[in-house]
Molecule: c-di-GMP-I riboswitch aptamer
Organism: soil metagenome
């Protein structure tokens, strides 16, 4: 140095975002979707349930990759 989880506004259909109080944790919990995984939405085929396809979005505090960076 950062801010979980709660809570209180706002913003999205929604997962989830953002700001404020708040501190669980974090030596990159600093950026970044290239890769995985996990979550929400259409859309299509089967079709009670549901499952598969294909696609858009979300989580960087789920890994891994890129990058930048304290300290010694």
């Nucleotide at each position: 140095g950062c801010a979980a989880a709660a809570c209180u506004g706002u913003c999205g259909u929604g997962a989830g975002g953002c700001a404020g109080u708040g501190a669980c944790g974090c030596a990159a919990a600093g950026c970044u979707u290239c890769c995985g995984g996990c979550c929400c939405g259409a859309c299509g085929c089967g079709g009670u349930a549901c499952g598969c396809g294909c696609u858009g979005g979300g989580u960087a505090g789920c890994g891994g990759g890129g990058u930048u960076g304290c300290c010694g």